[in-house]
Molecule: Bacterial RNase P class A
Organism: Pricia sp.
RNA sequence: CAAGCAGGCCACCUUAUCGCUGCCGGGGCGACCCGGGAGAGGAAAGUCCGGACACCAUAGUGCGGCAUAGCGGGUAACACCCGUCACCGUGCCUUUGGCGCGGGAGGACCAGUGCAACAGAAAGAAUGUACAGUUCGGCUGUAGUGAAACCAGGUAAACUCUAUGCGGUGAAACGUCGCGUAAAUCGGUGUCCCGUUCCGGUGCAAAUCGGAGUGGGAGAGGGCGGCACGCCCGAGCCGAAGGGUAGGCGGUUCGAGCCUUGGGGCGACCCAAGGUCUAGAUAAAUGAUAGGGGCUGCGCGAAAGCGCGGAACAGAAUCCGGCUUAUGGCCUGCUUUUCUU
Numbered sequence: 001c002a003a004g005c006a007g008g009c010c011a012c013c014u015u016a017u018c019g020c021u022g023c024c025g026g027g028g029c030g031a032c033c034c035g036g037g038a039g040a041g042g043a044a045a046g047u048c049c050g051g052a053c054a055c056c057a058u059a060g061u062g063c064g065g066c067a068u069a070g071c072g073g074g075u076a077a078c079a080c081c082c083g084u085c086a087c088c089g090u091g092c093c094u095u096u097g098g099c100g101c102g103g104g105a106g107g108a109c110c111a112g113u114g115c116a117a118c119a120g121a122a123a124g125a126a127u128g129u130a131c132a133g134u135u136c137g138g139c140u141g142u143a144g145u146g147a148a149a150c151c152a153g154g155u156a157a158a159c160u161c162u163a164u165g166c167g168g169u170g171a172a173a174c175g176u177c178g179c180g181u182a183a184a185u186c187g188g189u190g191u192c193c194c195g196u197u198c199c200g201g202u203g204c205a206a207a208u209c210g211g212a213g214u215g216g217g218a219g220a221g222g223g224c225g226g227c228a229c230g231c232c233c234g235a236g237c238c239g240a241a242g243g244g245u246a247g248g249c250g251g252u253u254c255g256a257g258c259c260u261u262g263g264g265g266c267g268a269c270c271c272a273a274g275g276u277c278u279a280g281a282u283a284a285a286u287g288a289u290a291g292g293g294g295c296u297g298c299g300c301g302a303a304a305g306c307g308c309g310g311a312a313c314a315g316a317a318u319c320c321g322g323c324u325u326a327u328g329g330c331c332u333g334c335u336u337u338u339c340u341u
Stems, first nucleotide, its partner, number of pairs: 002336009012293007020039002023036005041313001045324002048322005053170004060229004065166005070084005085106001087103007107161002112159002114155002129143005174250004185240005192217011221233004257276008295310006
């Protein structure tokens, strides 16, 4: 110098003109007009985790299922992040160890069940090839094959066991207003008991029949991610064919927010003070042109500078914290090769 790995920062700035969207103020009967401010990311991607919020819904128990796994800390929470220990790889050194860099889902193999090609006599409820020893029993040892051969070790992001934890759905969630039809038609199934109030009928009376309302019980059917229990709603329910509507508003952006300074901490991060408001569309706006500046590459130049060029991955859709993936430039650390000293 080049390449690779890990980490950090940035992802153009500004002015003018025109165009688009929304908000605020003013004008207009209205269409609309004037002025002011704002307008797509570090990943907006993936939909892989965790939540906020809304509904199921009053919200449990057990089994099953899923997830995590050294120790400690951070956080609203997490499978994320930080520190530290051990292990593995690698480089250097003062070499039974120390330092640096990198890596990984790092509890348990005597609770149990599995798996290991080929080679080898044989891969474990196994085996006896060759040689040697022998108490003559493959009993003991060596060799040979193999990653592994004396009641063997290895393997659990193999099944499993242990400990801990976990409801579901998803903004097309939901809430609300409006329009409109058919409270209709057909089929199946289904309501009963007790008390009480009012109205009507029968009755000489006792009583009894029907309708409407109301309280309690039983209860078809239904709901709660899978199953069971349990809990809740409950006189309608199931099915067929057919009819109407698919529009408006809210949710919807002030938030576990961002910036600066100080303090605490090895660090992730926390505390305090001050400042700040920065898209809200609904088939989906956030752009175009020009000038100047910044970054970067090449060429000329002693330098200052001049000229020519370049800028990747990629577009919000309820919101936030992470992880993963894509990608241009600069900086820091480590590793490897070459050259020079």